The RNA shown here (c-di-GMP-I riboswitch aptamer) has 90 nucleotides and comes from a soil metagenome. The RNAcentral record of the sequence draws on MGnify. Its Rfam family is "c-di-GMP-I riboswitch aptamer". About the family: GEMM was predicted in a large-scale screen for bacterial structured RNA regulatory elements. Genes associated with GEMM are involved in a diverse array of functions, including chemotaxis regulation, signal transduction, secretion and chitin. The coordinates come from a structure-prediction model, not an experiment, and the mean pLDDT is 86.
RNA sequence: GACAACGGCAAAACCGGCGAAAGCCGGUGACGCAAAGCUACGAGGCUACCGCGGCUGUCCACCCGCCGCCACGCCAGUCGAGCCGCCGAA
Numbered sequence: 001g002a003c004a005a006c007g008g009c010a011a012a013a014c015c016g017g018c019g020a021a022a023g024c025c026g027g028u029g030a031c032g033c034a035a036a037g038c039u040a041c042g043a044g045g046c047u048a049c050c051g052c053g054g055c056u057g058u059c060c061a062c063c064c065g066c067c068g069c070c071a072c073g074c075c076a077g078u079c080g081a082g083c084c085g086c087c088g089a090a
Stems, first nucleotide, its partner, number of pairs: 001087001008033002013028006031077001037083003041080003044075003051069005
């Protein structure tokens, strides 16, 4: 980073699987991507199993349900950063 060339990756959706979920893996499929290759280092975002706190005619306790908090989980196709990489016009 070009109306170039050889190619590459694969959004949503569907099917199967794993997971509490976010999400991930495989197949089909292409929205798009010049790093949409790799890496959770920084920022940001997502989920909340467990745990904690709270609520439910009078009092107490338990259970169910609901709400809030919580990452060591997740997102690299949110941005930045690091590393590697194809081609060679202006």